[in-house]
Context: one part of a larger RNA
RNA sequence: AUCAAGUCAAGGGAAUUCGGCAAAUUAGCCCCGUGCCUUCGGCAGAAGGGGUCCCUGCUUCUGUGCUUUUGAGUGUGGAAGCAGGGCGCAGUGACUAGGGCGGUCCGACUGUUUAACAAAAACUUAACUUCGCGCAAAGUCGUAAGGCUUAGUAUGCGAAGUGACGUCUGCCCAGUGCCCGUAGUUUAAGCUCUCUUCCAAGAGAGUGAAGACCGGGUAAACGGCGGGAGUAACUAUAACUCUCUUAAGGUAGCGAAAUACCUUGUCGUUUGAAUGACGACGUGCAUGAAUGGCGUAACGAGAUCGCCACUGUCCCUGACUUGAAGCCUCCGAAAUCUCCAUUCUGGUGCAAAGGCCAGAGAGUCCCAGUGGGAAGCGAAGACCCCGUGAAACUUUACUGUAGCCUGCCGCUGCGAUGCGGGUCCUGAUGUGCAGCGUAGGUAGGAGCCGUCGAAGAAUAUCCGUCAGGGUAUUUGGAGGCGCCAAUGAGACACUACCCUUCAGGGCUUGCAUCGCUAACCUCUAAGAGGGACAACGGUUGGUGGACAGUUUGGCUGGGGUGGCACUCUGCUGAAAAGGUAUCAGUAGAGCCCAAAGGUCAGCUCAGACGGGUCAGAAAUCCGUCGUAGAGUGCAAGAGCAUAAGCUGGCUUGACUGUGUUCUUAAUAAGAAGGAACGCAGAAAGGAAACUUGGGUCUAGCGAACCCCUGUGCCUCAUUGAUGGGGGCCAGGGAUAACCGAAAAGUUACUCCGGGGAUAACAGAGUUGUCUAGCCCGAGAGUUCACAUCGACGGCUAGGCUUGCUACAUCGAUGUCGGCUCAUCCUAUCCUGGCCGUGCAGAAGCGGCCAAGGGUGGGGGUGUUCACCCAUUAAAAGGGUUCGUGAGCUGGGUUCAGAACGCCGCGAGGCAGUUUGUUUGAUAUCUACUGGGACUGUCAGGUGUCUGAGGGGAAGGACUAUCUAGUACGAGAGGAACGAUAGUUCGAGGCCUCUGGUGUACCUGUUGUCCGACAGGGCAUAGCAGGGCAGCUACGCCUUAGCUGAUAAGUGCUGAAAGCAUCUAAGCACGAAGCAGUCCUCGAAAAGAGACACCUUAGGGCGCUCAUACAAUAUGAGUUUGAUAGGACUGGCGUGUAAGCGUCAAGGCAACGAGACGUUAAGCGUGCAGUUACUAAAGCCCUAUCAGU
Repeated sequence: AUCAAGUCAAGGGAAUUCGGCAAAUUAGCCCCGUGCCUUCGGCAGAAGGGGUCCCUGCUUCUGUGCUUUUGAGUGUGGAAGCAGGGCGCAGUGACUAGGGCGGUCCGACUGUUUAACAAAAACUUAACUUCGCGCAAAGUCGUAAGGCUUAGUAUGCGAAGUGACGUCUGCCCAGUGCCCGUAGUUUAAGCUCUCUUCCAAGAGAGUGAAGACCGGGUAAACGGCGGGAGUAACUAUAACUCUCUUAAGGUAGCGAAAUACCUUGUCGUUUGAAUGACGACGUGCAUGAAUGGCGUAACGAGAUCGCCACUGUCCCUGACUUGAAGCCUCCGAAAUCUCCAUUCUGGUGCAAAGGCCAGAGAGUCCCAGUGGGAAGCGAAGACCCCGUGAAACUUUACUGUAGCCUGCCGCUGCGAUGCGGGUCCUGAUGUGCAGCGUAGGUAGGAGCCGUCGAAGAAUAUCCGUCAGGGUAUUUGGAGGCGCCAAUGAGACACUACCCUUCAGGGCUUGCAUCGCUAACCUCUAAGAGGGACAACGGUUGGUGGACAGUUUGGCUGGGGUGGCACUCUGCUGAAAAGGUAUCAGUAGAGCCCAAAGGUCAGCUCAGACGGGUCAGAAAUCCGUCGUAGAGUGCAAGAGCAUAAGCUGGCUUGACUGUGUUCUUAAUAAGAAGGAACGCAGAAAGGAAACUUGGGUCUAGCGAACCCCUGUGCCUCAUUGAUGGGGGCCAGGGAUAACCGAAAAGUUACUCCGGGGAUAACAGAGUUGUCUAGCCCGAGAGUUCACAUCGACGGCUAGGCUUGCUACAUCGAUGUCGGCUCAUCCUAUCCUGGCCGUGCAGAAGCGGCCAAGGGUGGGGGUGUUCACCCAUUAAAAGGGUUCGUGAGCUGGGUUCAGAACGCCGCGAGGCAGUUUGUUUGAUAUCUACUGGGACUGUCAGGUGUCUGAGGGGAAGGACUAUCUAGUACGAGAGGAACGAUAGUUCGAGGCCUCUGGUGUACCUGUUGUCCGACAGGGCAUAGCAGGGCAGCUACGCCUUAGCUGAUAAGUGCUGAAAGCAUCUAAGCACGAAGCAGUCCUCGAAAAGAGACACCUUAGGGCGCUCAUACAAUAUGAGUUUGAUAGGACUGGCGUGUAAGCGUCAAGGCAACGAGACGUUAAGCGUGCAGUUACUAAAGCCCUAUCAGU
């Protein structure tokens, strides 16, 4: 020096800075006084003033003693007041103890929160609103039993949203939810029926719940709330009109906002200056009404702006204190650690080297420091990418599950009613024509019924084809039918079995409703309530991120977004075999055609010219020319006139089976696909030869599993048949990520494994872009390209901008800006020297040389940058890992919290905004700044020098005056050389002055303790007032010029080149620049120097010390001595000690703050002088000489 904690600071007073961060100010009590606003409570201790100590006495009130008969007296306390006296810089004297005010945002408030980076605007909150729930509640935990809610009951409980208060809360129900409805549609199991069948499996039909469809409601449910034209008598704008469109088209309010991209919007206020703040404006990228809008007193360790006070935040630093560190003694870790290590510069190199190359430098070792480097240490990078990694979260991803809803069955019983089904019994019912007549069918059959009441009649009722028939009751009182006959397909006397239709009953069953009680459930358990429901079990369908398991492709000049270069085809690339890449270029395919196929035969195109009715450039016709300039289904290429082109006839070879080769897929092996060429069969065309297995060729495509179809056969269980299952052959259904998983997102809460195979910073390469220069010279500059400017073009340089590349780094090279400290370059902003000028002077403009020095202060903004203010000689530009975080800061960016706008159903997201948010470390090597020890330099030393070499800027700049109102100029204006005086910046030194500090010191004073006094301790040195030495700046002193060689430039002489020419030979000038002069380091300068002196030389240890100092060193001294201490004297600081005496407001007195005198006292003294009183009286090493 540094760090930590403190103290003080002249003048200025926030100029500092992201920001008054930090510090300072304020402060207790009493009195006065107190604005706006307000929810009238507050705000408020608003703000702003005054007082505050000691002594003496008195007054009032009051507690409590004593004396006392009452007055009264006398003590001891408390509170308040009055009067007088007194001291100091200062009286809450120390300690304790709010800085204040104003504007805005957000949140009402008190409260809560991320233990250990976020205290907030987030959460909560009272209040408002919605929804669910009638108690065996809703909700919730649990497999259940059983709990919570709750021993509560709608003024209650639960689930949500908003968030005091005031004022309000608009429109939309199309979407998504939720609620309600349910005639109909759809629909599972089950059931019923039918088909098939020995049985089963199977098929069809009917019935069939919830759900869905369907119809409504609901926004303080999730949410949403437009566009285009025209129009007013200046212009502008548009109350107005038109139009498209929606579920509705944003109302009130607010608005460049915590929301506004553009944007530093525009205007105003604030400032000298404002990316800030406040107030306005409003086409608001992308405000807006309980995802609440707008206000709002009070409150806030919230965000932001301003003002006053105050200050070391700053200009601009300084001094001091204590501790750490340093020094001495003892004890004694850790991270780190391939090796070596004395480096620097340039180069090279995997593109940033202590180790390589070259040059320079470098003797060895130690100590204290500083942090430039070791792409230093720490942590297998958290960013980015990758992984057929993980996790968490979300959802209209996929697949499931709990839960919930739902039908059926079981537990599960009794009864009634209605509507049905089945079956049984009883009773009815039955009209073609003909026929006595209303003949159901078949069989038997000659008799049957009747006083146990026939025919007939009446009443009632049912059926009906309207003819009639049946039944019941009453009456009646003896007959009525059949066979026969007729008719007819068929004869009902009677009996039996059946059919159609109907009625009644029994049994059984379904649906709906109701009742019951005994299962079952509940309770207050006597009993009551519920009740075949519920619950529970099984099963069916629905719903179902509440839960679970997973998926969420690849290529890629990083990834994402985009695209498909992911399958196939033509051409180019492709480098004359074949093959060959890119997110290379240029185009295409994912078909089409029953003729646009096969064959046989025939024909010849496009275009031009000439001719020709309507007829034109172009219609159809004629002629000539016409290798193809046409056409060929579709890209391009190849091909085609003998035609593959155009037309016609007949046809289906656009065949079946089987094989080889080629391609796909160069050079290994394959699939599907494609092509070519054969054989056999059966065909078509043609007289025939022959051609034909689609299209002139090259694109037009798809595995396994699974399903379907065709045809015949094989096979399984079975004795067999039928039916069923499996298979062989052929055809069809698609995977375009195209050799083919069944598949959505988020992560900033994140994690793991890896990658410099791959991005962001920096480097490297490149240089489109950028910056600078040059060439040409159209032009303008009145004239004139080149004083100045320079189009259209061309050529370079630099490596600052932005890109590109992906070479180094992902077992980590800390990322913007500022501060601090620099160092280099020059393409020079100023200063110096020059040239040209459209240079009179002054001021400029352009250029040349030149890098020595300088290049500043403020406002807003995180800013770099840019803008602005006032100055200035000027306020130049760049490099240095966009120099510099083991130097600082941390405002910005870029973690976790939170909010707004926008996007997203959501989780979440945003080079959008806003607020908040941990910056590690003891330095090993090197480097640097300083301080030492040793060795060498050949005898040992002491001193004095030299100066190779190094460092420096030691000075830079300006102003004024004189020159001079001169030169110049019409005037206005207005220089210079030279000289002088100052200023400013820088540098070096110093402390006489001024100022600061001054924890030596003196004094005042508060609280308390040492009983009082005196004298002290503690409270930051208690605080306060001074202050010597020292150290210091804000103070003082100094800070010339000259010489040499040059640059641009200016010349002399002078040829080459009879001239000219500053040059070629020669000579001379010429700059703040270069080299000296000046200051400083420097014999370790290995070329290691010189000189003088000494040789019983010299040096060291020890001791006293300071003009020196971290240690060490250096210096003074060591008795022949003033080195330190002490003493004395002086100076200096403070300011008049103690004691004593006198006075003092008063008081009866005791007493009494204080004053004066003694006293310019006392006290102190890191200074000076004098003085040996005390302490330095000792010991060791060593050269040679000498001696021996």
Large-subunit ribosomal RNA, half B from a Gammaproteobacteria bacterium, 1188 nucleotides, folded computationally. The source organism's lineage runs through Bacteria, Pseudomonadati, Pseudomonadota and Gammaproteobacteria. Model confidence (mean pLDDT): 84 of 100.